[in-house]
Bacterial RNase P class A from uncultured Microbulbifer sp., 387 nucleotides, folded computationally. Its Rfam family is "Bacterial RNase P class A". It is annotated as a ribozyme. The sequence was found by an Rfam model in a public genome assembly. Of the family's consensus pairs, 94% are formed in the model. Lineage of the source: Bacteria > Gammaproteobacteria > Cellvibrionales > Microbulbiferaceae > Microbulbifer.
RNA sequence: CGAGUCAGCCAGGCAAUCGCUGCUGCCAGGCCUUCGGGUCGGGCGGUGGAGGAAAGUCCGGGCUCCAUAGGGUGGGACGCCAGGUAACGCCUGGGGGGCGCGAGCCUACGGAAAGUGCAGCAGAGAGUAGACCGCCGAUGGCCUUCAGACUUCGGUCUGGGGCACAGGUAAGGGUGAAAGGGUGCGGUAAGAGCGCACCGCGCGGCUGGUAACAGUCCGCGGCAUGGUAAACCCCGUUCGGAGCAAGACCAAAUAGGCCCCCUACAGCGCAAGCUAGAAGGUGUGACCCGCACUGGGGGCGGGUAGGUCGCUUGAGGUGUGUGGUGACACACAUCCCAGAUGAAUGAUUGUCCGCGACAGAACCCGGCUUAUCGGCUGACUCACCUA
Numbered sequence: 001c002g003a004g005u006c007a008g009c010c011a012g013g014c015a016a017u018c019g020c021u022g023c024u025g026c027c028a029g030g031c032c033u034u035c036g037g038g039u040c041g042g043g044c045g046g047u048g049g050a051g052g053a054a055a056g057u058c059c060g061g062g063c064u065c066c067a068u069a070g071g072g073u074g075g076g077a078c079g080c081c082a083g084g085u086a087a088c089g090c091c092u093g094g095g096g097g098g099c100g101c102g103a104g105c106c107u108a109c110g111g112a113a114a115g116u117g118c119a120g121c122a123g124a125g126a127g128u129a130g131a132c133c134g135c136c137g138a139u140g141g142c143c144u145u146c147a148g149a150c151u152u153c154g155g156u157c158u159g160g161g162g163c164a165c166a167g168g169u170a171a172g173g174g175u176g177a178a179a180g181g182g183u184g185c186g187g188u189a190a191g192a193g194c195g196c197a198c199c200g201c202g203c204g205g206c207u208g209g210u211a212a213c214a215g216u217c218c219g220c221g222g223c224a225u226g227g228u229a230a231a232c233c234c235c236g237u238u239c240g241g242a243g244c245a246a247g248a249c250c251a252a253a254u255a256g257g258c259c260c261c262c263u264a265c266a267g268c269g270c271a272a273g274c275u276a277g278a279a280g281g282u283g284u285g286a287c288c289c290g291c292a293c294u295g296g297g298g299g300c301g302g303g304u305a306g307g308u309c310g311c312u313u314g315a316g317g318u319g320u321g322u323g324g325u326g327a328c329a330c331a332c333a334u335c336c337c338a339g340a341u342g343a344a345u346g347a348u349u350g351u352c353c354g355c356g357a358c359a360g361a362a363c364c365c366g367g368c369u370u371a372u373c374g375g376c377u378g379a380c381u382c383a384c385c386u387a
Stems, first nucleotide, its partner, number of pairs: 002382009012352007020049008029040004051358001055369002058367005063243004070289004075239005080094005095109001096107004110234002115232002117228002132173002134169003139166002141163004146159005181199006200223001201221005206215003247309004257300006266275003280294004316335008
């Protein structure tokens, strides 16, 4: 001086005027009153008032209700190890694999020897998976106007040469995303773990580590049962539901309305009907069993939709110390930091500047994901230059 990697913080500032809203103090009133008080507004003060994602409604919970809520099947989710947490599909650290010169980043990471499926075309062959081109042709076969020997002169035998028929081969080449471990030496007719050395692989042991795993470790074995499970599947762990429009209370009002149908067996009754209660029905994930409650179905019509609570003190924030690699935990101190309900923070002026992006709570909290103008700080990596 340039380019990067990781982490943290801020979210236009300042001043003035008017306005909105929660809580609270004082002042003076209106209405009601069982004289305790309740309720309605007004004036003057004090104090507080949207986010890093408030967004998505994707996970996990707190809380409320079903409700007394069990077992099984199916279905869903997660998937290396160890921790953190109220819990999680989250976070932290470590391991394996991959990417990057590096600081670092990514990871849907249990099992392929339980089974099934899939991989077009090409290629000999794609997993109880092979011979196209090549190479050899020792042995068997064919040929020989080559040499020698023998000869009953027809030939025979031996050697050499040739062919590549039978046969052998999977080292070389080709096809393909992927082809029957790799390199080297020996051996062979030519080859091949055929044998050997090393590497790789499988099994066992030893050492380190809580573990996942690791190892210039030791031994045995010529040896592998190719890939894919974000395919079905197998294995392990785990899982009630609905949701603040949950739910609770108060007030008010009507019509606790009317009509029709069904109801096994059994008992009473002449009958209508009554008792009864099987089946059936209802119960906040599906189905079955269980449990609890209970007769079931249909039509017409009426009232209410108002108020209060839930509602913000929390698995809360901040500071310091201790422990831990860390996520975080513990102790002490300190602070109260939005609670609207057709929905509260808006308008105007001046000034500074980095010229304002994405964007507004609605029960609350821990995460993840997505969107985003800029500014500041720290640590680390790499390249170049100078001393």